This is a predicted structure of a 350-nucleotide part of an RNA (small-subunit ribosomal RNA, central domain) from an uncultured prokaryote. The prediction has a mean pLDDT of 87.
[in-house]
Context: one part of a larger RNA
RNA sequence: CUGGGCGUAAAGCGUACGUAGGCGGUUUGGUAAGUCUGUCGUGAAAUCUCCCGGCUUAACUGGGAGCGGUCGAUGGAAACUGCCAGACUUGAGGAGCGUAGAAGUGAGCGGAAUUCCCGGUGUAGCGGUGAUAUGCGUAGAUAUCGGGAGGAACACCAGUGGCGAAAGCGGCUCACUAGGCGCCACCUGACGCUGAGGUACGAAAGCGUGGGGAGCGAACCGGAUUAGAUACCCGGGUAGUCCACGCCGUAAACGAUGGAUGCUAGACGUGGGGGGUAUCGACCCCUUCCGUGUCGACGCUAACGCAUUAAGCAUUCCGCCUGGGGAGUACGGCCGCAAGGCUAAAACUC
Numbered sequence: 001c002u003g004g005g006c007g008u009a010a011a012g013c014g015u016a017c018g019u020a021g022g023c024g025g026u027u028u029g030g031u032a033a034g035u036c037u038g039u040c041g042u043g044a045a046a047u048c049u050c051c052c053g054g055c056u057u058a059a060c061u062g063g064g065a066g067c068g069g070u071c072g073a074u075g076g077a078a079a080c081u082g083c084c085a086g087a088c089u090u091g092a093g094g095a096g097c098g099u100a101g102a103a104g105u106g107a108g109c110g111g112a113a114u115u116c117c118c119g120g121u122g123u124a125g126c127g128g129u130g131a132u133a134u135g136c137g138u139a140g141a142u143a144u145c146g147g148g149a150g151g152a153a154c155a156c157c158a159g160u161g162g163c164g165a166a167a168g169c170g171g172c173u174c175a176c177u178a179g180g181c182g183c184c185a186c187c188u189g190a191c192g193c194u195g196a197g198g199u200a201c202g203a204a205a206g207c208g209u210g211g212g213g214a215g216c217g218a219a220c221c222g223g224a225u226u227a228g229a230u231a232c233c234c235g236g237g238u239a240g241u242c243c244a245c246g247c248c249g250u251a252a253a254c255g256a257u258g259g260a261u262g263c264u265a266g267a268c269g270u271g272g273g274g275g276g277u278a279u280c281g282a283c284c285c286c287u288u289c290c291g292u293g294u295c296g297a298c299g300c301u302a303a304c305g306c307a308u309u310a311a312g313c314a315u316u317c318c319g320c321c322u323g324g325g326g327a328g329u330a331c332g333g334c335c336g337c338a339a340g341g342c343u344a345a346a347a348c349u350c
Base pairs, nucleotide, nucleotide: 004321005320006319007304008303012318014201015200016199017198021194022193023192025088026087027086028085029084030083031082033081034080035077036076037075038074039073040072041071048066049065050064051063052062053061054060091191092188093187094186096183097182098181099180103177104176105175106174107173108172109171110154115149116148117147118146119145120144121143125136126135162169163168206247207246208245209244210243211242215241216240220236221235222234223233258317259316260315261314262313263312266295267294268293269292270291271290272289273288274287275286276285299306300305323350324349325348332343333342334341335340
């Protein structure tokens, strides 16, 4: 390189936007670069294949022909690809009218609960466990009532419900902002898909500066347990968890399943929209588009299973894999304040 693969065997980048590149709807005309074809030239010799010959044969060797492949010149063809010019509307985008939503950012507000503080009532316990103990409490705890402070999270609604590219998003209100879906078929007229590099976003933990700190709680201290117990259980408790700004850039970042488009039985749920039917009206019922689930036919699969949300049948673009260990390590480079991240071997060994 050819070939084979990537749900679970090695293998889909965490996600998106997008540069180059690759790929690209219907139709008319032109062109002739790709493509196909005729002729001419080239295609050294040796080698290779075939035929004939020479050494007794063969290897070896002489002669002739040739397959295959390459390139150039010139003439021709015009279906397909490209290019040029024109047209189209179904892809894509826009307008209009509707519509659902924990989509994002900022500000304000609310109630329940925990803790703490003040005051009242009240008295000897409380707490905790398998059982204890440490701990708290006569300096009045726990319990209970009233008042106050502060931080964090938002019970019920809540749903294999919704929204978002992913990470993720859940009290209420307002402001600003993004996307989706349906209907219509008015406008543009292929404006599209993917995407090496690149850029942005990216849970938790962690880092820097400043704040905040109720509860929880690595580390740490104590009590138990135990042969021991640097644990599991209990009492405390710092960082952290929270906010602002700036870093980090990882994850079982999972559907362990890249994106886009088309095609290929159905059945039953559920969320959003449209149409029809029905009705006084709302339901009900039928149908259609988008999403989200369960089951299942063909087909696929090593099996498990997947099955119009494909792991089926195809096209296209990107990423990735190539025995286990060594190792996602060393070295180098790039990035980072650091922690570390990204890229990524070999010896050796089985």